[in-house]
Molecule: SAM riboswitch aptamer (S box leader)
Organism: Gammaproteobacteria bacterium
RNA sequence: CACUCAUCGAGACCGGCUGAGGGACAAGGCCCUUGGAAGCCGGGGCAACCGUCGAAGCGGACCUUUUCAACCAGGUCCUUUCGAAAUGGUGCCAACUCCUUCGGUGCGCGUUGCGCGCACUGAGAGAUGAGCG
Repeated sequence: CACUCAUCGAGACCGGCUGAGGGACAAGGCCCUUGGAAGCCGGGGCAACCGUCGAAGCGGACCUUUUCAACCAGGUCCUUUCGAAAUGGUGCCAACUCCUUCGGUGCGCGUUGCGCGCACUGAGAGAUGAGCG
């Protein structure tokens, strides 16, 4: 960097350096910001994913026991749900991914076969993780 899959209304800030922007990109909106943006460093925190641990459960595979064979029982692994820890690997710590952009549905309004607003929803884009190349 490409591809696949899952998730994205939860959660979590202080100090130092620095000094004007920032909220991914473009546009519009809205917001944060000299009571200090972004960035860097240090510390702290959160718990989404992987991993770890515990509990419970459906099903499957295998093993043990038993048996003529099996059922039952016990165990391991896979899988599902819930929970815990934060010494593991990433990640994250304003606002739904801040909102909208493309399409669909419903309602309302203007008014006419279009436009606007609101709500819901699908896609796209993006982010994060896991897998793979």